Overview:
This is a predicted structure of a 72-nucleotide RNA (transfer RNA) from an archaeon. Its mean pLDDT, the model's own confidence on a scale to 100, is 80.

[in-house]
RNA sequence: GCUCCUGUAGUUCAACGGAUAGAAUGCCCGGCUACGGACCGGGUGAUGAGGGUUCGAAUCCUUCCGGGAGCA
Numbered sequence: 001g002c003u004c005c006u007g008u009a010g011u012u013c014a015a016c017g018g019a020u021a022g023a024a025u026g027c028c029c030g031g032c033u034a035c036g037g038a039c040c041g042g043g044u045g046a047u048g049a050g051g052g053u054u055c056g057a058a059u060c061c062u063u064c065c066g067g068g069a070g071c072a
Base pairs, nucleotide, nucleotide: 001071002070003069004068005067006066007065010025011024012023013022018055026044027043028042029041030040031039048064049063050062051061052060
């Protein structure tokens, strides 16, 4: 340099182009307990950035940015 894949809560993953973007875990509060853990209840937090297509985009197209793989 070229080609391909990939980017969603702190983390690991879901989500046919259509409902308020869900779950586990983490963190916070409460219950329970002699205390802690486990367990139970509640809360918290995300679509990498810009543009386009569409009635509607996390999803499709495009540019850029980050990560990975292959070729040279």
About this RNA
RNAcentral holds the sequence, with entries from ENA.